RNA sequence: CAGGCUGGUCGGAAGGUCGCGGAGCGCUCUGCGCUUCGAGGAAAGUCCGCACUCCACAGGGCACGGUGCCGGAUAACGUCCGGGGCGGGGACUUCAUAUGAAGGAACCUGCGGGAUCGGGCCACAGAAAUAUACCGCUCGCAAGAGUAAGGGUGAAAUGGCGGUGUAAGAGACCACCGGCGCACGUAGCAAUACGGCGGCCAGGUAACCCCCACCGGGAGCAAGGCCAAGCAGAGACGAUGUCUGCGUUCGCGCAGCGGGAAGCUGCCCGCUUUCUUAUCAGUCCCGGGUAGGCUGCAUGAGCUGGAUGGCAACAUCCAGCCAAGAGAGAUGACCUCCCUUUCGAGAGCCGUGCGUAAGCAUACCCUCUCGAUCGACAGAAUGCGGCUUAUAGGCCGGCCUGACAC
Numbered sequence: 001c002a003g004g005c006u007g008g009u010c011g012g013a014a015g016g017u018c019g020c021g022g023a024g025c026g027c028u029c030u031g032c033g034c035u036u037c038g039a040g041g042a043a044a045g046u047c048c049g050c051a052c053u054c055c056a057c058a059g060g061g062c063a064c065g066g067u068g069c070c071g072g073a074u075a076a077c078g079u080c081c082g083g084g085g086c087g088g089g090g091a092c093u094u095c096a097u098a099u100g101a102a103g104g105a106a107c108c109u110g111c112g113g114g115a116u117c118g119g120g121c122c123a124c125a126g127a128a129a130u131a132u133a134c135c136g137c138u139c140g141c142a143a144g145a146g147u148a149a150g151g152g153u154g155a156a157a158u159g160g161c162g163g164u165g166u167a168a169g170a171g172a173c174c175a176c177c178g179g180c181g182c183a184c185g186u187a188g189c190a191a192u193a194c195g196g197c198g199g200c201c202a203g204g205u206a207a208c209c210c211c212c213a214c215c216g217g218g219a220g221c222a223a224g225g226c227c228a229a230g231c232a233g234a235g236a237c238g239a240u241g242u243c244u245g246c247g248u249u250c251g252c253g254c255a256g257c258g259g260g261a262a263g264c265u266g267c268c269c270g271c272u273u274u275c276u277u278a279u280c281a282g283u284c285c286c287g288g289g290u291a292g293g294c295u296g297c298a299u300g301a302g303c304u305g306g307a308u309g310g311c312a313a314c315a316u317c318c319a320g321c322c323a324a325g326a327g328a329g330a331u332g333a334c335c336u337c338c339c340u341u342u343c344g345a346g347a348g349c350c351g352u353g354c355g356u357a358a359g360c361a362u363a364c365c366c367u368c369u370c371g372a373u374c375g376a377c378a379g380a381a382u383g384c385g386g387c388u389u390a391u392a393g394g395c396c397g398g399c400c401u402g403a404c405a406c
Base pairs, nucleotide, nucleotide: 001402002401003400004399005398006397007396008395009394010393012338014336015335016334017333018332020038021037022036023035024034025033026032027031040377044388045387047386048385049384050383051382052220053219054218055217059269060268061267062266064216065215066214067213068212069083070082071081072080073079085111086110087109088108089107092103093102094101095100113211114210118209119208120205121204122203134151135150136147137146138145139144159177160176162174163173164172178201179200180198181197182196184195185194186193187192224295225294226293227292233286235284236283237282241257243256244255245254246253247252258276259275260274261273262272263271264270302321303320304319305318306317307316308315309314339375342372343371344370345369346368347367348366351362352361353360354359
């Protein structure tokens, strides 16, 4: 310098005029004046996790749902950090018959327990897809027997290549490789890696059912809480003992047991409340009132800086800061000027060419002036930690590869 990646940050600034919302102060007080603050890196998606509130005094099990390598971080997570295995992509390099093959850095990215618990599926093609023999090879007069090395079909056909061996063959045997297994050794917390041993080699698929391990109550700020105001409730359905004990004014009361109902996502147990001779809760139908105000509402698992520990995510300590809170929903409109993007013109500078010199000509970068142009994605609504998606352009850093120079 070029190419390929990756992380962070800004994404308009200042002044003036007018207009909004919050807080504080003041006043001649329901209005005015002054000061100060007022959309985001994603506020979007609503995909996860939680805080908080209520159900509710609070549980157990089943069903259902989620996660799934190892070690850590975190309030938690399906998130993040580090590590490891099997793959995919990948700038570029090499070969080549030319758009093919092989290798492949940083970086991006997918998956993950169990197939020897059981079940299901592997279409078509093919002779055959839980095991077989179409063509072929060998033996045989033939019938037939042996075979799975070669051919064909296919995503996949008794692991691959070479040899021994055989009638011909075959892990039948041997060396190497691959897969798989092992109370083997070394390193590592571990996942794993390397080595050793073993012919074990009837496959794949569990983001098919299933098994295993871990996690999970529900609903949600229109959650909830308070105040004010106002009305008018009527009807129907509606369960199961008048058991035991005590008391009694003999009407009944209390307690226990049994039973009914409501509540706790669905179901069961259990618990709480309520009713048990009269309406508990609930259901159906007819009808009346209210829609107002305040609060929840922003001090937080908060932010910034520094130190220490850690590869890192992050943790601890110290210091400092307080930065929207609307309510049909505020945070705006206009002007000036600066900045940013792009283009054009002019001038200057460096270098180069011509020239004895003066000077002339001139490309890129840079600087200045003038004119035009551009300024992305996009708007809070209880809050926070993430993930995903969108984003004109500028700036800063890191990694890998190649070339050049020192």
A computed fold for a 406-nucleotide RNA from a Chloroflexota bacterium, annotated as Bacterial RNase P class A. Its Rfam family is "Bacterial RNase P class A". It is annotated as a ribozyme. Rfam's curators write: Ribonuclease P (RNase P) is a ubiquitous endoribonuclease, found in archaea, bacteria and eukarya as well as chloroplasts and mitochondria. The prediction has a mean pLDDT of 76. The sequence was found by an Rfam model in a public genome assembly. NCBI's taxonomy places the organism under Bacteria, Bacillati, Chloroflexota.